[in-house]
RNA sequence: CGAUUGAGGCGCGGCCGACAUAAGUAUGGUUCAGGAGAAGGCGAAUCCUUCUGUGAAAGGGCUGGAAAGGGGAUGGCCGCCGAAGAGGAUGCCAGAUUCGCGGGUGUCUGUCUGGACGGGCACGAGAACAUCUGUCCGGCUGUCACCGGUUCGCCCGUGAUGCGCUAUCG
Numbered sequence: 001c002g003a004u005u006g007a008g009g010c011g012c013g014g015c016c017g018a019c020a021u022a023a024g025u026a027u028g029g030u031u032c033a034g035g036a037g038a039a040g041g042c043g044a045a046u047c048c049u050u051c052u053g054u055g056a057a058a059g060g061g062c063u064g065g066a067a068a069g070g071g072g073a074u075g076g077c078c079g080c081c082g083a084a085g086a087g088g089a090u091g092c093c094a095g096a097u098u099c100g101c102g103g104g105u106g107u108c109u110g111u112c113u114g115g116a117c118g119g120g121c122a123c124g125a126g127a128a129c130a131u132c133u134g135u136c137c138g139g140c141u142g143u144c145a146c147c148g149g150u151u152c153g154c155c156c157g158u159g160a161u162g163c164g165c166u167a168u169c170g
Stems, first nucleotide, its partner, number of pairs: 001170004006165001009081001011080006019071001027064006037051004041101007084113003087109007114141002117138006124132002142161005148155002
């Protein structure tokens, strides 16, 4: 230098299912009133398609009434220890084009983060005070180095952090 290997613990991620929430929301029927617009991720412009005086939008009454995404405790299976997460670049998707924003999804990128937990703050996603993401603080923990001690098992302190460390081979 290269290859393989193994470890950290509320360890990481994925899939499936139950369950709760979403929500008495969206929305169906009917009726009262209303009187020309409405829908196709959001906003603007232009178009396209569909619905609409056989009554659009925004509302009230009565009566039926979801789902997706996300998800604490709990259950099972799978892949693993840069597990993974974030940022960035780029392709595709949603009627078309342009501008701006957001969502889903694939690929690339050693740019940042050793790990979990608690708390504060923040923005974004979200219905949400659940959760995710980032950052700061706190002690805890893993690894290595150094100093000192040791009953030789390890311990105290300081510093650093995965492009690391342990073991084996070349």